[in-house]
RNA sequence: UCUUAUCCAGAGAGGCGGAGGGACCGGCCCGACGAUGCCUCGACAACCUGCCGCGUGCAGAUGCGCGGCGUGGUGCCAAUUCCGGCAGGCGUGCAAUUCUGGAAGAUGAGA
Numbered sequence: 001u002c003u004u005a006u007c008c009a010g011a012g013a014g015g016c017g018g019a020g021g022g023a024c025c026g027g028c029c030c031g032a033c034g035a036u037g038c039c040u041c042g043a044c045a046a047c048c049u050g051c052c053g054c055g056u057g058c059a060g061a062u063g064c065g066c067g068g069c070g071u072g073g074u075g076c077c078a079a080u081u082c083c084g085g086c087a088g089g090c091g092u093g094c095a096a097u098u099c100u101g102g103a104a105g106a107u108g109a110g111a
Stems, first nucleotide, its partner, number of pairs: 001111007012041005020030003024085004042077001044075001047073002050069007081104001086101004
């Protein structure tokens, strides 16, 4: 960089450190009552892996589907990806609101 799946659920303590942080832009928030970040431990989750059960397929099977556990690899633990940004629908005097899709981003798996 490409492909694909998911993103309205869930889950914090201690230590270090000392100013911005929440990807970008706008809004709105978080932050010296110490945020963001880093480390340790813990938790959450179930994408991959492993094990177990059920179903299914086959000449046969280690295949396929669903469920369970949570061994290992990631991830994650303010706010829906915090909300919006682009297009369309609804609506309106114009708007706001709201719905759908997309873009962008994040994470997993594969290349």
SAM riboswitch aptamer (S box leader) from a soil metagenome, 111 nucleotides, folded computationally. Rfam family: SAM riboswitch aptamer (S box leader). Rfam describes the family as follows. The SAM riboswitch is found upstream of a number of genes which code for proteins involved in methionine or cysteine biosynthesis in Gram-positive bacteria. The model forms 97% of the base pairs in the Rfam consensus. The RNAcentral record of the sequence draws on MGnify. The prediction has a mean pLDDT of 86.